This is a predicted structure of a 72-nucleotide RNA (transfer RNA) from Trichonephila inaurata madagascariensis. RNAcentral holds the sequence, with entries from ENA and Rfam. Rfam family: tRNA. NCBI's taxonomy places the organism under Eukaryota, Arachnida, Nephilidae, Trichonephila, Trichonephila inaurata.
[in-house]
RNA sequence: GAGGGCUUAGCUCAGUGGUAGAGCAUUCGACUGCUAAUCGAGAGGUCCCCUGUUCAAACCCGGGUGUUCUCU
Numbered sequence: 001g002a003g004g005g006c007u008u009a010g011c012u013c014a015g016u017g018g019u020a021g022a023g024c025a026u027u028c029g030a031c032u033g034c035u036a037a038u039c040g041a042g043a044g045g046u047c048c049c050c051u052g053u054u055c056a057a058a059c060c061c062g063g064g065u066g067u068u069c070u071c072u
Base pairs, nucleotide, nucleotide: 001071002070003069004068005067006066010024011023012022013021018055026042027041028040029039030038048064049063050062052060
C1' cells in the first nucleotide's frame, strides 16, 4: 500500500426493512439460624460516528473511527 471479517446492555453474543432481545453479571423480594443454590420481579441501550435511500433503517448505499486476519 491492497483486500476481507468484526463493531448491539457491565461481559459474551442473537436479531438480514415494521415495538431492540437472551445468557452471565448487577439491584430488590421470596425461601433460611446465616450464606450459597433455587424461584419471582426490576434496572441497565444515541444499536461505534457521519451521510444517503425509504412511509419506516440495528438491518440497505457511500464515507469514516476502532479492532482483527490475509496478501504485498